[in-house]
This record gives sequence, C1' cells and structure tokens, in this order.
RNA sequence: GUACGGGACGCGCCCAAUCCCCGCAGGGGAGCCGGGGAACCACCAGGGGUGCCGCACGGCACCACCAGGGGUGAAUCCGAGCUUUUGGCUCGGUAGGGCUGCUUCCGGCCCGAACCCGUCAGCUAACCCGGUAGGCGUCGAUGGAAGGAGCU
Repeated sequence: GUACGGGACGCGCCCAAUCCCCGCAGGGGAGCCGGGGAACCACCAGGGGUGCCGCACGGCACCACCAGGGGUGAAUCCGAGCUUUUGGCUCGGUAGGGCUGCUUCCGGCCCGAACCCGUCAGCUAACCCGGUAGGCGUCGAUGGAAGGAGCU
C1' cells in the first nucleotide's frame, strides 16, 4: 500500500421511528404515525336447524350449530413440486414497495416478510386508545435524460 473482518466518530438509506426535559430499569412533553368511535352517506340474499304464514314456492321470527372477520405493513394473489393435507415447505411468477432534495421517463438492482385483536370493527365530528421498535450503507445502478427547487 492492497484485500478481508471488527469497532468508534462523521455523513447517509428504509421506516411514523425524530427532538427536548426530569429525580433516568423509567417517566413527561413536542412533532409524527396508527386504531376505535355518531349523524349524513354507503352496504344492506352466506350456509344449516326449528317454528309460523294450511302444504309447495316465497317470506318472517328464533337458535348462535357451520364457515369467521378485522388491524399494522409495500408485503397480496397465481402456478408447479413435495408433504404428516382446513395446513406446512421449496421453486417460479405477481399486485405492490424501496434505491442521496423534488417530479417524470429510461435502465439496473433489491424487497415482496412478520406480527397483533379474539367472534368484534364500513365511513365517521366530538371523544377515547395506542405506537415512536428495529434493520442497513461507507463512494454505490446513490446510474442516464428532461424539468427544475435551493445555493452562489
């Protein structure tokens, strides 16, 4: 000096994930994000059982028996194979999302998970509740073109 690995600081990226204060296993506040929750509006035929309308058809009421349903998030859906088959695993696609101010186009790369509520949830003023974890990069496709903010 170079390559690989690790650490600190700085500078950045994904994300709501940031900042301030205190007597600091924690608490409080600001900002940001999310959920619940009227009217109006929207939606208003799931299956099964019982009873009634005399039967059938159709309808109404009840039962709460079966299938649940919903939320955070970009993270859904489809196909193939295997399997101990309401499911799981692997592979290939895919809705969608990310990549150095911002927008559009071209191009390339990457992600396409996980968790929670517990039979309940449309929207939603007032109001109520909760979150503010984590994971990475170190000159890079963080590229190219156009627009163009900002700065000088």
c-di-AMP riboswitch aptamer (ydaO/yuaA leader) from Nonomuraea glycinis, 152 nucleotides, folded computationally. Taxonomically the source falls in Nonomuraea (Bacteria, Actinomycetota, Actinomycetes, Streptosporangiaceae).